[in-house]
RNA sequence: UGCCUAAUCCGCAAAUGCGGAACGGGGGACCAUAUUAUUUGGGGUGAAUCAAGGCUUGCCUUGUAGGGACUUGCACCUUUUAGCCCGAACCCGUCAACUAACCUCGUCGGCAAUAUGAAG
Repeated sequence: UGCCUAAUCCGCAAAUGCGGAACGGGGGACCAUAUUAUUUGGGGUGAAUCAAGGCUUGCCUUGUAGGGACUUGCACCUUUUAGCCCGAACCCGUCAACUAACCUCGUCGGCAAUAUGAAG
């Protein structure tokens, strides 16, 4: 200076802290809908789901639903194309569909990777 992500900005204070805006998540009616679950427990955040195989039986391999960024003479955005990368992890605790009012929570962390063209 940019990127992924909701994860940024402002004010007061001036060690910790507090408040606001903005963005994001959860809980939570009637009516209607859903055959939708009830130990084969169930549910939530997230792109991160599913399958096959291997064997050392809890790990590995290959794919995959899905997700991300780069490239046009300059800056930004969208779509598409070839290639590139990710395709995790965690939480609630027997319990929650949706859901107005209302209640409540988060603002972390990680990166600079090869980089084709086309249209608007």